[in-house]
Description:
The RNA shown here (transfer RNA) has 74 nucleotides and comes from an uncultured Planctomycetota bacterium. The coordinates come from a structure-prediction model, not an experiment, and the mean pLDDT is 80. It matches the Rfam family "tRNA". It is annotated as a transfer RNA. The sequence was found in a public genome assembly.
RNA sequence: GCGCUCGUGGCUCAAUUGGAUAGAGCAGCGGACUUCUAAUCCGCAGGUUGAGGGUUCGAGUCCCCCCGGGCGUG
Numbered sequence: 001g002c003g004c005u006c007g008u009g010g011c012u013c014a015a016u017u018g019g020a021u022a023g024a025g026c027a028g029c030g031g032a033c034u035u036c037u038a039a040u041c042c043g044c045a046g047g048u049u050g051a052g053g054g055u056u057c058g059a060g061u062c063c064c065c066c067c068g069g070g071c072g073u074g
Base pairs, nucleotide, nucleotide: 001073002072003071004070005069006068007067010026011025012024013023019057028044029043030042031041032040050066052064053063054062
C1' cells in the first nucleotide's frame, strides 16, 4: 500500500428486514437495611451511536470519504 473486520454512557455488551422515546449488566450518586462496613433492596443521573457528508417519510443499521483498533497479505 491492498483486502477483511470492528468502533453505541466510565467499562462490557444488546438493538430483528431501515420503523414507535437507543436499552441491559457492572461502575457512579441518593435512600432503605446494618452498631459500622460488605451484601441485598429501591430510586436517580449519565449517549447527538468515532468525525463529516449523502440516500430515505424515517439511519446505530444503507452509500461515500476521513480517523482509530484488530487480523491477513505484498